[in-house]
Context: one part of a larger RNA
Molecule: small-subunit ribosomal RNA, 3' major domain
Organism: uncultured bacterium
């Protein structure tokens, strides 16, 4: 100069307290260790590895094992030689790739394209992330991290950037051997929240008629939609303030001091992740550490952890009527009425490339009933049958359904997450991924609280010392 400290001062953050409701107890989903396998394919290991890459392993995929093949190769050029087509379809053996045999094929004309040959070379998910680019995680959306010049030091360096006051913020504001400037902060950007305009279809429907139904016929008024614009700046008042800057109160305003979210990640730290996205040094293999192909496996189970889910129940569980959403996806698609099945789902196929049409029923909620503290009308795990789908195929391993079975749990030790307002908690819908297959990811909207005295401690962090 830094960093460290069971040294000091300030100061902040769901950091602690103050709540609310979780995890660890139990079943089950899922990763992850261990173990066990012919193989259980790699890689990620505090915070920042464990519902993570994988936005979806039956074959495929996959990179792993067994066994059956191939060696200019399943892909690329280049040379040489042959053939006229390639493709395609039948038949045989084969578990299949493949091997034999035939059939039939008129688009092109030194080509394409097949086939055999030679090497030069192809290939590699082989190894090194400590040889590397990019890409990214983290401290941390923390307030820092530099530079010229100029001054001071013999020099490393200082200074500016300290100090008083203030901010969310090295934000301002005074001050001061310093004056300026950058990358960071803000603002610019999307999104929401108010209003006005402009424009009315597929959207709306106050007034007229009409209808079962905004159906139609009108209507441009409200909703809405999407363009263009006002609005918020501490702008106005009163007090504190050092007359600064900025705080506290108020007006008014839909909205008030950064309105709410969101993108947005300074210098640089961890030889932090990644050589299996990709690229590429160097090394390794080369009838195999490259290709094909079947079957297996990645789905094992004496355990041990992490993350969710469903519960243990009366603010509950059945049945029965009954209301109110955003978003968002749809052509190898979304599928309605209808009808048939208890059901899953079949029949059908209107209608739609979608503000028209379909998914599509929101679900908590409400309104009646019925149950009356029990291992129960709780809970649903496992088995047992019997089926639907999707697919060449659900045995090893797929989701759903319908009977029937009814485990484990009575609130959870030490210990530990998570959240300050449309947030916790609850409660459904939709998406990507996908042939099929979601408790996970990722989005939307119902219902909707407690609490914050504070800053002594615990953790992380900035400043000065």
């Nucleotide at each position: 100069u830094g960093a460290c400290g069971g040294g000091g001062g300030c100061c902040c953050g769901c950091a602690c307290a103050a709540g609310c409701g979780g995890u660890g107890g139990a079943g089950u989903a899922u990763g992850u260790g261990g173990u066990u396998u012919a193989a259980u394919u790699c890689g990620a290991c505090g915070c920042a590895a464990c519902g993570c890459g994988a936005a979806g392993a039956a074959c495929c995929u996959u990179a792993c094992c067994a066994g059956g093949u191939c060696u200019u190769g399943a892909c690329a050029u280049c040379c040489c030689u042959u053939g006229c087509a390639a493709g395609u379809c039948u038949a045989u053996a084969g578990a299949g790739a493949u091997a034999u045999a035939g059939a039939g094929g008129a688009g092109g004309a030194u080509a394409u394209c097949a086939a055999g040959g030679u090497g030069a070379c192809a290939g590699g998910u082989g190894g090194u992330g400590c040889a590397u680019g990019g890409u990214u995680g983290u401290c941390g959306u923390c307030a820092g991290c530099u530079c010229g010049u100029g001054u001071c030091g013999u020099g490393a360096g200082a200074u500016g950037u300290u100090g008083g006051g203030u901010u969310a913020a090295g934000u301002c504001c005074c001050g001061c051997a310093a004056c300026g400037a950058g990358c960071g902060c803000a603002a610019c950007c999307c999104u929401u929240g108010u209003u006005u305009c402009u424009a009315g279809u597929u959207a709306c429907c106050a007034u007229c008629a009409u209808u079962g139904a905004g159906u139609u016929g009108g209507g441009g008024a409200c909703u809405c939609u999407a363009g263009a614009a006002a609005g918020a700046c501490u702008g106005c008042c009163g007090g504190u303030g050092a007359u600064a800057a900025a705080c506290c109160g108020g007006a008014g305003g839909a909205a008030g001091g950064u309105g709410g979210g969101g993108a947005u990640g300074a210098c640089g730290u961890c030889a932090a992740a990644u050589c299996a996205u990709c690229a590429u040094g160097c090394c390794c293999c080369u009838u195999a550490u490259g290709a094909c192909c079947u079957g297996g496996g990645c789905u094992a189970c004496a355990c041990a952890c992490g993350u969710a889910c469903u519960a243990c129940a009366a603010u509950g569980g059945c049945g029965c009527a009954u209301a109110c959403a955003a978003a968002a996806a749809g052509a190898g698609g979304c599928a309605a009425a209808a009808g048939u099945g208890c059901a899953a789902a079949c029949u059908g196929g209107a209608g739609c490339g979608a503000a028209u049409c379909u998914u599509a029923a929101a679900a908590a909620g409400u309104g009646c009933g019925u149950c009356u503290c029990a291992g129960u009308u709780c809970g649903g795990a496992u088995u047992g049958a019997a089926g639907u789908c999707u697919g060449c195929a659900a045995c090893u391993c797929g989701a759903c359904u319908u009977c029937a079975u009814g485990a484990a749990g009575u609130u959870g030790g030490a210990a530990u997450c998570g959240c300050u307002a449309g947030u916790a908690a609850u409660c459904g819908c939709g998406g990507a991924u996908u042939a099929g297959c979601a408790u996970g990811c990722c989005g939307c909207g119902g219902u909707g609280a407690a609490u914050a005295c504070g800053u002594u401690c615990u953790c992380g962090g900035g400043c000065c010392u």